[in-house]
Context: one part of a larger RNA
RNA sequence: GGAUGAACGCUGGCGGCAUGCUUAACACAUGCAAGUCGUACGGAUGUGGUAACACAUCUAGUGGCGGACGGGUGCGUAACACGUAAGAACCUACCUUUUGGAGGGGGAUAACAUUGGGAAACUGAUGCUAAUACCCCAUAAUAGCUGAGGAGUGAAAAGCGGGCUUUGCUACGCGCCAGAAGAGGGGCUUGCGGCUGAUUAGCUAGUUGGUGGGGGUAACGGCCUCCCAAGGCCACGAUCAGUAGCUGGUCUGAGAGGAUGAUCAGCCACACUGGGACUGAGACACGGCCCAGACUCCUACGGGAGGCAGCAGUGAGGAAUUUUCCACAAUGGGCGAAAGCCUGAUGGAGCAAUGCCGCGUGGAGGAAGAAGGCCCGCGGGUCGUAAACUCCUUUUCUCAGAGAAGAAUAAUUGACGGUAUCUGAGGAAUAAGCUCCGGCUAACUCUGUGCCAGCAGCCGCGGUAAUACAGAGGGUGCGAGCGUUAAUC
Numbered sequence: 001g002g003a004u005g006a007a008c009g010c011u012g013g014c015g016g017c018a019u020g021c022u023u024a025a026c027a028c029a030u031g032c033a034a035g036u037c038g039u040a041c042g043g044a045u046g047u048g049g050u051a052a053c054a055c056a057u058c059u060a061g062u063g064g065c066g067g068a069c070g071g072g073u074g075c076g077u078a079a080c081a082c083g084u085a086a087g088a089a090c091c092u093a094c095c096u097u098u099u100g101g102a103g104g105g106g107g108a109u110a111a112c113a114u115u116g117g118g119a120a121a122c123u124g125a126u127g128c129u130a131a132u133a134c135c136c137c138a139u140a141a142u143a144g145c146u147g148a149g150g151a152g153u154g155a156a157a158a159g160c161g162g163g164c165u166u167u168g169c170u171a172c173g174c175g176c177c178a179g180a181a182g183a184g185g186g187g188c189u190u191g192c193g194g195c196u197g198a199u200u201a202g203c204u205a206g207u208u209g210g211u212g213g214g215g216g217u218a219a220c221g222g223c224c225u226c227c228c229a230a231g232g233c234c235a236c237g238a239u240c241a242g243u244a245g246c247u248g249g250u251c252u253g254a255g256a257g258g259a260u261g262a263u264c265a266g267c268c269a270c271a272c273u274g275g276g277a278c279u280g281a282g283a284c285a286c287g288g289c290c291c292a293g294a295c296u297c298c299u300a301c302g303g304g305a306g307g308c309a310g311c312a313g314u315g316a317g318g319a320a321u322u323u324u325c326c327a328c329a330a331u332g333g334g335c336g337a338a339a340g341c342c343u344g345a346u347g348g349a350g351c352a353a354u355g356c357c358g359c360g361u362g363g364a365g366g367a368a369g370a371a372g373g374c375c376c377g378c379g380g381g382u383c384g385u386a387a388a389c390u391c392c393u394u395u396u397c398u399c400a401g402a403g404a405a406g407a408a409u410a411a412u413u414g415a416c417g418g419u420a421u422c423u424g425a426g427g428a429a430u431a432a433g434c435u436c437c438g439g440c441u442a443a444c445u446c447u448g449u450g451c452c453a454g455c456a457g458c459c460g461c462g463g464u465a466a467u468a469c470a471g472a473g474g475g476u477g478c479g480a481g482c483g484u485u486a487a488u489c
Base pairs, nucleotide, nucleotide: 001489002488004486006485007484008483009482010481013359014358015357016356017355018354019352020351021317026315027314028313030312031311032310035065036064037063040062041061043058044057045056046055047054048053072270073269074268082193083192084191085190086189087188090186091185092184095182096181097180098179099178100177101176103137104136105135106134112127113126114125115124116123117122144153145152146151159174160173161172162170163169164168195242196241197240202233203232204231207230208229209228210227212226213225214224215223245267246266247265248264249260250259251258252257272293273292274291275290276289295306296305297304298303323349325348326347327346331345332343333342334341335340362392363391364390365389372383373382374381375380397426398425399424400423401422402421406416433478434477436475437474438459439458440457444473445472446471447470448469454461455460
């Protein structure tokens, strides 16, 4: 000198764009953050109807898809975790392309009704019912399994809506089943690369290998098990210990390098602590389940409920970090045929000079120079064209009027927002501080103090003439900031 997610002191006008718990992965009141589908199903309510039924509304339940994305945090991890470059023994819902199929039948069960237990959470019994829920049969190849092969074996489904010549027909739309391919996504293996310590030197028993047996996985594999062999790693640092999420990047530097990993983007790990599986295409699952533990809450003492490292917000810790805001208008996501619903993702507004950038706090004229302050050799000098005063301007400010783009459309649809912007009116009006002045280092005098009080980054100042302390006048530097502190190049 640069730079910061900064903090502190003094000061503080505006706008744009960013950024904002670096500490206790500490504990959390309250609200919201993941639902959706009636074109899968029974049902309920209302209207019409004698009824069958039709229409409208609803969504607790069955069922489907989604809750594995999006959002948060950095505890753990020195590891194929990450980066990069390769590889072979794999899976893939939704989407795209393509081949073929979609025939027949059955038994239940929630909801509901009746009834019982319980303080509650919840739960038992009996009876009834539907489906795109479940099951069986038939049929099927290029796919699975067995087999050397011929061949054998097991293995699928569902309708809904629309239309019509209406009691059925039609693949027209959306779905369904089996196969092949693609895209995107994921699992696995390997070479190389990136911390510290030898005051850690030996480590290892599923350990290393098996063209042995068996199991398991989507898949290779000691991944698991039995048996056999005795291997495997290490001074090119094994093992142990400490520290740490990694990267693109960021800061600095001429570069080499050094430091760093906030925001944004990719990957990983985690979700009160520890363990476990279930469901599913995908999880060993933040707002799912089970067990154990700590903690908090409810209780009729028998038993239950909970998990903000989501968005706000609270307490605590700390030098220190914001609103319990608005909207789904845009972008994106989930569901749905659609209308649409949901979305603290996101878009915005609010707070904070936290940072960067821009603008302003007026412009011109105005005295051989007012008053006043300070200094003085008492002559004067300086603050100083500075002020006053005259003329002008209106960025900004206040008020009034007009008023967007962002919306993709034939039309409708804007949270932001009556915002940005434009026009007019008013009036210099609403707006300057902070540090320093011994040398380094730009900037000097007076007074007070008297090794005191104090200053200080280094050298050093102060003991009666202190340009170094304190105040004043003057000056220097930067400027809505200035200075200090911290860590870093």
Molecule: small-subunit ribosomal RNA, 5' domain
Organism: uncultured Chlamydomonas